[in-house]
RNA sequence: UGCUUAUUAAGAAAGACUGAGGGAAUGGGCCCUGUGAAGUCUUGGCAACCAUCCGAUUUAAUCGAGAAAGGUGCCAAAUCCCACUUCGAUCAUUUCGGAGAAAAAUAAGAG
Numbered sequence: 001u002g003c004u005u006a007u008u009a010a011g012a013a014a015g016a017c018u019g020a021g022g023g024a025a026u027g028g029g030c031c032c033u034g035u036g037a038a039g040u041c042u043u044g045g046c047a048a049c050c051a052u053c054c055g056a057u058u059u060a061a062u063c064g065a066g067a068a069a070g071g072u073g074c075c076a077a078a079u080c081c082c083a084c085u086u087c088g089a090u091c092a093u094u095u096c097g098g099a100g101a102a103a104a105a106u107a108a109g110a111g
Base pairs, nucleotide, nucleotide: 003109004108005107006106007105008104013043014042015041016040017039021032022031023030026083027082028081029080044075045074046073049071050070052067053066054064055063056062079103084100085099086098087097088096089095
């Protein structure tokens, strides 16, 4: 950098430096932001993907309304909302809901 699998409506703060953007891409919205964006650092926290421990079950795999010092990650708004396919309802041409896909993010694995 690509591939595979799983998950994505929950959760989580403050300080310092800095100084204008940010919310993935494209378009349309909507929001955050000099009462300080993004970024860097420090401390704190959330979660349970990997690993470890404990327990259950039974065969080396599954589960836990268990733990949490390790490895990552994360700490505005559903992945902030919509866009593509399809189904249903409803309409007077829109709106609402369901299912799926694509893309993205995170973890693990084999290369």
SAM riboswitch aptamer (S box leader) from Balneolaceae bacterium UBA3186, 111 nucleotides, folded computationally. Rfam family: SAM riboswitch aptamer (S box leader). About the family: The SAM riboswitch is found upstream of a number of genes which code for proteins involved in methionine or cysteine biosynthesis in Gram-positive bacteria.